[in-house]
Context: one part of a larger RNA
RNA sequence: GGCACAUGGUGGAUGCCUUGGCACCUAGAGUCGAUGAAGGGCGUGAACGACUGCGAUAAGCCACGGGGAAGCGUUGAAUAGCUAUUGAUCCGUGGAUGCCCGAAUGGGGAAACCCGGCGCCGGUAAUGCGGCGUCACCGCUGGCCGAACACAUAAGCCAGCUGGAGACAAGCGGGGGAAGUGAAACAUCUCAGUACCCCGAGGAAAGGAAAUCAAACGAGAUUCCCUGAGUAGUGGCGAGCGAAAAGGGAACAGCCCAAACCGAGUACGUGUAAGUGGCUACACGUUGCGUAUUCGGUGUUGUAGGGCGUCUGUUCCAGGCUGUAGCCGGCCUGGCAAGAGUUACAAAGUCAUGUUGGUAGUCGAAGCGCGUGGAACCGCGCACCAAAGAGGGCAAUCGUCCCGUAGACGAAACCUCAUGACCUCUUGUCAGACGUUCCUGAGUAGGUCCGCACUCGUGAAACGCGGACUGAACCUGGGGGGACCACCCUCCAAGGCUAAGUACUCCUAGGUGACCGAUAGCGGACUAGUACCGUGAGGGAAAGGUGAAAAGAACCCCGGAAGGGGAGUGAAAUAGUACCUGAAACCACGUGCCUACAAGGGGUGGGAGCGGAUUUAUUCCGUGACCGCGUGCUUUUUGCAUAACGAGCCAGCGAGUUGCUCGUCUGCGGCAAGGUUAAGCGAUGAGUGGAGCCGAAGCGAAAGCGAGUCCGAACAGGGCGACAGAGUCGUAGGCGGCAGACCCGAAACUGAGUGAGCUACCCAUGGGCAGGCUGAAGCGAGGGUAAGACCUUGUGGAGGGCCGAACCGACCUAGGUUGAAAACUGGGCGGAUGACCUGUGGGUCGGAGUGAAAGGCUAAUCAAACUCAGUGAUAUCUGGUUCUCUCCGAAAUAUAUUUAGGUAUAGCCUCGGAUAAAUUACGUAGUGGCCGUAGAGCACUGUUUGGCUAAGGGGGCCUACCAGCCUACCGCCGUCAGGCAAACUCCGAAGACCAUAUACGUGUACUCCGGGAGUCAGUCGCUGAGGGAUAAGCUUCAGCGUCGAAAGGGAAACAACCCAGACCGCCGGCUAAGGUCCCUAAGUGCGUGCUAAGUGGUAAACGAUGUCCAGAUGCAUAGACAACCAGGAGGUUGGCUUAGAGGCAGCCAUCCUUGAAAGAGUGCGUAACAGCUCACUGGUCAAGUGUUCGGGCGCGGAAAAUUCAACGGGGCUCAAGCACGCCACCGAAGCUGCGGGUGUACUAGAUCUGAGGAUCUAGUACGCGGUAGGAGAGCGUUCCCAGGGCAGUGAAGCAGGCGUGGAAACUCCUGUGGAGGCCUGGGAAGUGAGAAUGCUGGCAUGAGUAACGAAAGAGGGGUGAGAAUCCCCUCCGCCGAUUGUCCAAGGAUUCCUGAGUAAAGUUCGUCUGCUCAGGGUUAGUCGGGACCUAAGGCGAGGCCGAAAGGCGUAGUCGAUGGAGAACAGGUUGAUAUUCCUGUACCACGUCGCAUCCGUUUGACCAAUGGGGAGACGGGGAAGGCUAAGGGAACCCAGGCGAUGGUUGUCCUGGGGUAAGCAUGUAGGGGUGGGCCUAGUGAAAUGCGGGCCUGCAUUAACCCGAGGUGCGAUGCCAGCUGGCUUUAGAGCCGGCGAGUCCCAUACGCCAUGCCUCCGAGAAAAUCCUCUAGGGAGGAAGCGCGUGCCCGUACCAAAACCGACACAGGUGGACAAGUAGAGAAUACUAAGGUGAUC
Repeated sequence: GGCACAUGGUGGAUGCCUUGGCACCUAGAGUCGAUGAAGGGCGUGAACGACUGCGAUAAGCCACGGGGAAGCGUUGAAUAGCUAUUGAUCCGUGGAUGCCCGAAUGGGGAAACCCGGCGCCGGUAAUGCGGCGUCACCGCUGGCCGAACACAUAAGCCAGCUGGAGACAAGCGGGGGAAGUGAAACAUCUCAGUACCCCGAGGAAAGGAAAUCAAACGAGAUUCCCUGAGUAGUGGCGAGCGAAAAGGGAACAGCCCAAACCGAGUACGUGUAAGUGGCUACACGUUGCGUAUUCGGUGUUGUAGGGCGUCUGUUCCAGGCUGUAGCCGGCCUGGCAAGAGUUACAAAGUCAUGUUGGUAGUCGAAGCGCGUGGAACCGCGCACCAAAGAGGGCAAUCGUCCCGUAGACGAAACCUCAUGACCUCUUGUCAGACGUUCCUGAGUAGGUCCGCACUCGUGAAACGCGGACUGAACCUGGGGGGACCACCCUCCAAGGCUAAGUACUCCUAGGUGACCGAUAGCGGACUAGUACCGUGAGGGAAAGGUGAAAAGAACCCCGGAAGGGGAGUGAAAUAGUACCUGAAACCACGUGCCUACAAGGGGUGGGAGCGGAUUUAUUCCGUGACCGCGUGCUUUUUGCAUAACGAGCCAGCGAGUUGCUCGUCUGCGGCAAGGUUAAGCGAUGAGUGGAGCCGAAGCGAAAGCGAGUCCGAACAGGGCGACAGAGUCGUAGGCGGCAGACCCGAAACUGAGUGAGCUACCCAUGGGCAGGCUGAAGCGAGGGUAAGACCUUGUGGAGGGCCGAACCGACCUAGGUUGAAAACUGGGCGGAUGACCUGUGGGUCGGAGUGAAAGGCUAAUCAAACUCAGUGAUAUCUGGUUCUCUCCGAAAUAUAUUUAGGUAUAGCCUCGGAUAAAUUACGUAGUGGCCGUAGAGCACUGUUUGGCUAAGGGGGCCUACCAGCCUACCGCCGUCAGGCAAACUCCGAAGACCAUAUACGUGUACUCCGGGAGUCAGUCGCUGAGGGAUAAGCUUCAGCGUCGAAAGGGAAACAACCCAGACCGCCGGCUAAGGUCCCUAAGUGCGUGCUAAGUGGUAAACGAUGUCCAGAUGCAUAGACAACCAGGAGGUUGGCUUAGAGGCAGCCAUCCUUGAAAGAGUGCGUAACAGCUCACUGGUCAAGUGUUCGGGCGCGGAAAAUUCAACGGGGCUCAAGCACGCCACCGAAGCUGCGGGUGUACUAGAUCUGAGGAUCUAGUACGCGGUAGGAGAGCGUUCCCAGGGCAGUGAAGCAGGCGUGGAAACUCCUGUGGAGGCCUGGGAAGUGAGAAUGCUGGCAUGAGUAACGAAAGAGGGGUGAGAAUCCCCUCCGCCGAUUGUCCAAGGAUUCCUGAGUAAAGUUCGUCUGCUCAGGGUUAGUCGGGACCUAAGGCGAGGCCGAAAGGCGUAGUCGAUGGAGAACAGGUUGAUAUUCCUGUACCACGUCGCAUCCGUUUGACCAAUGGGGAGACGGGGAAGGCUAAGGGAACCCAGGCGAUGGUUGUCCUGGGGUAAGCAUGUAGGGGUGGGCCUAGUGAAAUGCGGGCCUGCAUUAACCCGAGGUGCGAUGCCAGCUGGCUUUAGAGCCGGCGAGUCCCAUACGCCAUGCCUCCGAGAAAAUCCUCUAGGGAGGAAGCGCGUGCCCGUACCAAAACCGACACAGGUGGACAAGUAGAGAAUACUAAGGUGAUC
């Protein structure tokens, strides 16, 4: 280290549970709000963090009811203190109180804050202060006042209003209105009038009583449901969209105006009589008439209606009025009668009654004993109730224990319903006929153009709606009936109201669930819209369980604690607040076996040894030396161990579902020429309901006809039908359609919002830039010129000037790259008075902004931000898709395709039926056809080599011409020989194909119909071909095979090759390919040869005297071949050439002689010769020796990267190689034997039967590899119903084990566990996990590895359980234009003290910016408000705009600016310009003191008006000062030397002091007076304008640093005395110098002066002037008053960067030496040693 067992840890699955959710039903309710809502902030308890309640009357106050004993809400117990039978707490009803914000409303505002006016009250001498009430805007009503413009109107003002506003889930009406998508692209179209925005109303909304439909019949408002109907239609006639009438139901309800006419009123006009209801008479006469308007009556429709006039009929009573009288008529009031009514048609209520109901409540039957147990509700025994056996609780499962349940009862108060009464209203005159022609909705209907909406997309397009332009009729009229016209029918627009039926559920009550049960169910069972993230809109978690009861462990021990061990409680503590059960990953300890020369998909088959157990056996368990075989899973692929994808591991979650009167098929069931209902009604039922649908008849374009019909002249012929025979409804399943449609996944598009706190640009207002250098213009002086120009010199101080810090930037390089840092650091670098940098406050934004322009930037996001929504967009794409077994089983092809990785149809698969049929099909053989390939051939078409022949031609010679001759030139035709061809064939197989009433074999295999698919990427091998290079593991076809989807044996290993197709088992047998020496099963087999190369056990041209065999042909005993000995000569150095060339550079020639033989020479060699050789010859030797062709096996050719590495290895040589032959054997999942399973078919038997069939048993035959896929049968999970069992004597779950089944799985036993669970038969599904770079959680690995974030520490002491780290001391370092000090922003208690050490702190920790507790921030003068305005914001009225809203006047806000009064010292643990001491100042008031002025002959105050001032830029230079600094021999304090000197010109330290008041210096400015005045929207003495004049270059006057005096006989540094004190220290006293010199600012004078061009805020405070006010007032001293907010701490370890982060962050102060300097170096004050 491995395996096993046992025991633990970690972790939180599983089981059980549920307080919480989800869905629905029934009923209610359907609003709340200026009487201040919804929603919040802050408070409120004895002590209180959160929740709940409540509001300064604050977990509550009052009253009335209920109720009846304890109570002071929950977390969350205890303590203290209280309340209660004189009725508390609690519940209900009605009141009271109700801080602040919020519509928010007195004004403002950064919500929960600030600041006011008026009235009344309290308090003060008075101011300040406090309390209560009131004060917004708009609208309406009433009134007042009152412009242009006379009346009037507008505007304005006042009063009144229970008027509006704002909130709110869904549903509703309206105004606007997308896109993703679909159309396989896309534009009309679709999505869709959807999402979204906006406005408005209500409990519902909308709609609504026909200018409607219809069709020749009729209906009779609207709304909703069913049907009609996916019909009619519409539609790139594509995708799609899609009515209506009619019928069946729900519910029902109808009315009112305008007008004509009458009367009354008002106004105006007219107007002297036209008039008064009629008649007569009188009388009256602002009467009358007309117009306009108001009110009342009348009146409201289409077979027209109404008005008016006449006539007819008809109708209670009484009273009054009508200019007078009479009559007629008319009008009014009352009674009576009748009717109606609170939702329209008119409108307010009050009371009574009650078996209406609600908001609290009350009564409510019946059980005991024994046993087990911790506990009884369990078991047993014997009882009881039931209009109650719903449910919950009680220590396990209770009808009879508790709460309840069935049933019955109940309200002072409030609400509701019903009825009645009071009340209110109407009627008591209508009807008819005739006449008249008065009325019946006008910028309307209609038209044209442009749009919209209807099923209707412009179409033949009606009808309806809108915009623009036009524009009727008037009942003898008008609209509609789908262009239009006629006839006919029908209705009456241009005014209005209207319940019910319908939609929805933020909310209340009750109930239900084949809904969930803590990764589920709402996001949320718990402090959840919380923590946390984000600037914001917005996003958005995790997290339940002790026990019956805390009985929550007294006490003891170890330990600093944490924690643990005992004891105790309890049924149980391995139930101990990290708590039920407690799985797995992961981490351990113990025991047994194994393991250190051995090799791996780690298993499987065999198996020695060791250990253990018992039931002692042919036993079992653990381990496993050694041997055989053996490359995971998934996906995607032709093909994966692949080095192609995915997974670290485990647990849980995680994907074909649901809806639809949709379509189709199959199974089952009902009825059947019929079947069936839908909505609705009904009790959630039985049933009812026949509207409607499908079928029973077809044909035709249709009219139409009809077992036929259509075409046609047809009785022809043909097409489609009939003959030929079943549908329909339900249910389950398969598949399809529409919906997100199996799940996850885009980049995008669109809508509405949120962002300019980053960054870009702009606006307003502030701030910053050490130091040094250069020396423009101008000017002065000199020279020069006629004058200039010009020159020189000085002065001067310009510049997008120069160098260089701060500051801003970011060129190079190094580092960093899981950083210190999501852009930095180190060293260099660029700009640095400008187009500069920067703070604060504002403005501009998503197809938009901004951009000195890079597509840059717009919050770490930019070729279109972010958030939410449409949205589950779409995805011909990728990935994933969960239990088992049985049967069959593909394809990678054709055609088409904006198609090629997709799809459709066909092909191939499967299931059912036809099918108990037909010699249908297939195979082989036969027979008969057909063909033109392989081959072959050259007859055709082409092509082709040579010979012969040869027409014709070329060339040469000859030639006057004609001819002729020659030709190693070309050559038709012909002929001989030889070839070639995919697009040649005189020929021509094998074979394919067709046919077959020939035979044999197979046996439904064929074909047809119907349901369901998958497949359209193929691959290699062989054969035949094309392309390519007769290359490719290449590519494209055809044929076959394998793989694909196929395991087994062989080829070492090796999808495709060879053999062979796995149902299962066997320690049976025989074989195939291939093998038989060992690895390794089987022959060291036999016979004959070959190979020597380890050839075998890679390879070619080519090469070779390898070797064997077979031929051919030379030479050879007349002596060959080889070897050895000898010769190899002469003419001659052949000639030429050459410097030379003598056999041998080269050229030419290559003869002759001698001889056995010898080249005018085969090589070597020389400058050339020489020399050595060879050819050739003789001799010696003695038998074969050469050449060549063919074959077998070998050799060379033959080079690759870590030893062998090209037989699988060892190894092999008459073989273990090669060839031939022979005999054995081995060898597979093949064949076979035995046993078993299963499918299909058949046979027999049995049982059941709905008589169709089904099941079982036995047998026979043939099968049983399998991806995509089809078909079938089962297992398991959760829940429901019925029946039946189990359970504290122990359910589920969990762990281990023996077993069973064909599998999924299942039973049992033991332990744990401590309360539920199972079986059978049905039913319903959130129903099965290993993979999706899946999701959530836990745990590993890397790994005790990297790192511990710029920097100096050491020693001693202290504290403590413990010290590198805490405290103290000493020494040593670091920063020092900062690492010091003070502010602004931002943060929000981090500040101080005490205690603590779990976590945080990159280590430690006794320490801390950590935890706990207590404490701490003091203002008239500081900052802000009660003052002002800038940019900009808001904005009464107003203007504009579909809405939302935009702009903007008066105003009102808004600092980064203006205005504005306090200084020094001391003090605390923590505050100080705030407290204290001392000394000041500002504003207001006036009880006190004192001085003046005035009272209309005006003291004084004084604008919201006028004027001045406030009031402003850049740069530069000089002067005067002071701060701060330095020095001092002078002053003060202290000291006098460890060692020679040191009382000295010695050493050390120090040598300060504010505001205010007074003075008014340097310096700067010119400053007064008078008169007139058309301006200053009124006035002015002011200002402006004009004129005159005074004083002055010094004074006056104004401004004005500094200095000086007072402040200050004070305070302060230091020294010192006394007292107190554990130590720091505290208190009370004393002494105490405080001068001179140097140099000097960026500060002050100074908002000055000079200069330049780019010409450089506003308003208030202040001064002045009047208008005006005005009877007491002014100035002074004294006294009094003086509000709200901030104030701690940090300034980087406390801010922005996720961190105690090397980054970023505005302003002020600015020491010494050296230096130009704020550079740099070293130091001071001060800080610090940076958390391994």